[in-house]
Context: one part of a larger RNA
RNA sequence: UGACGGGGGCCCGCACAAGCGGUGGAGCAUGUGGUUUAAUUCGAUGAUACGCGAGGAACCUUACCUGGUCUUAAAUGGGCAUUGAAUAAUUUAGAAAUAGAUUAGUCUUCGGACAAUGUUCAAGGUGCUGCAUGGUUGUCGUCAGCUCGUGCCGUGGGGUGUCAGGUUAAGUCCUAUAACGAGCGCAACCCCUACUCAUAGUUGCUACCAUUAAGUUGAGGACUCUAUGGGGACAGCCCGCGUAAGCGGUGAGGAAGGUGGGGAUGACGUCAAAUCAUCACGGCCCUUACGACUAGGGCUACACACGUGCUACAAUGGACGAUACAGAGGGCAGCUACAUAGUGAUAUGAUGCGAAUCUCCAAAGUCGUUCUCAGUUCGGAUCGCAGUCUGCAACUCGACUGCGUGAAGCUGGAAUCGCUAGUAAUCGCAAAUCAGCCAUGUUGCGGUGAAUACGUUCCCGGGCCUUGUACA
Repeated sequence: UGACGGGGGCCCGCACAAGCGGUGGAGCAUGUGGUUUAAUUCGAUGAUACGCGAGGAACCUUACCUGGUCUUAAAUGGGCAUUGAAUAAUUUAGAAAUAGAUUAGUCUUCGGACAAUGUUCAAGGUGCUGCAUGGUUGUCGUCAGCUCGUGCCGUGGGGUGUCAGGUUAAGUCCUAUAACGAGCGCAACCCCUACUCAUAGUUGCUACCAUUAAGUUGAGGACUCUAUGGGGACAGCCCGCGUAAGCGGUGAGGAAGGUGGGGAUGACGUCAAAUCAUCACGGCCCUUACGACUAGGGCUACACACGUGCUACAAUGGACGAUACAGAGGGCAGCUACAUAGUGAUAUGAUGCGAAUCUCCAAAGUCGUUCUCAGUUCGGAUCGCAGUCUGCAACUCGACUGCGUGAAGCUGGAAUCGCUAGUAAUCGCAAAUCAGCCAUGUUGCGGUGAAUACGUUCCCGGGCCUUGUACA
């Protein structure tokens, strides 16, 4: 100087407390361990692995296994030689890769271009090392810290500044001061959202005048909205306290009040943290194979253990009928109105839209009827049959529909998690990936919409000061 302490002081955080809802029990989905296997490819492993890489494993992907094959090779470029336009189609053997046969085709400015074959030079490796590395990322932590120049102090390591008294979300600011300044962080500048003004009115809107079944059409720019630029909030005003910074107020005004709400933004560093399988790269290793092609299988196994979720155990509910209201996104090998057929998944026809124009398009809710506390009209696992769709192909191994079947489960031990407001809880919608989909996942979007916080003694984590130390 640090680190540590079941030392001390001050302070903070859904850290505890106060509340609400879960997990742990059941069934299923998914990931992991283990076991099994020819293979169940590889990585991630306290917090910081386990619906993680994977934003989508039937083939492909695919790296794994078994079999069949190739050796300048699957790709690209250069040199040389030979041949031929390119290319398209048919056909034999085969699981395919591949090997072979046939037909059509016959460029040219005669320089060549393009292609194939042979040869030659460069290959290739998801093989190892993340403890050789770059880049990227997690975490402490959006915590308030981490440093430097000059000066001063100390023999020196180093200290001071950065401490003290206040204050703040903040090393935020103020006062004091052997310190005076500065940098990276904090804050602000950026984006969204809440209010308003101007400009602009089409595909959006409709108060007035007409018109219509309908903002449908004429018309209009007021309103909504859209999208560009401004304004607006600064402790600015008032009162009280205070030297000040600032704090308090059922204060005024205001759409908004003390960082208004949310996002992006992550200092010096820590964990030899993660990644050589995104990519790049040093070294090592393989080179008729650890490279390459291909068919099938596997990554989907199943006594079991754990994590994360979904659905429930019901009446604040289930079922049936009627009926209302979003936002944000997507759409041409696409989204599809509408009509018809079908109980339905869907099919057939047909129309609009490359979209503020057309379309995908709500559910909880509301109004009725029914069920009356039961393993039930709860719950839907499992299994049987019949179908639909995608796709070359749904056996291993897809989703969906109809009929039948109707398991466990009556609120869950010890323990444990999330959340402080448009939040939790609850309800649906969309998108990426994608032929299809194992999505109950992820990322967004809106609808309905709470309870509680006395307080900081205790648990956990963190910051500052101080103290002890046989630790570095």
Record summary: The part of an RNA shown here (small-subunit ribosomal RNA, 3' major domain) has 472 nucleotides and comes from uncultured Elizabethkingia sp. The full RNA is in RNAcentral, with records from Greengenes.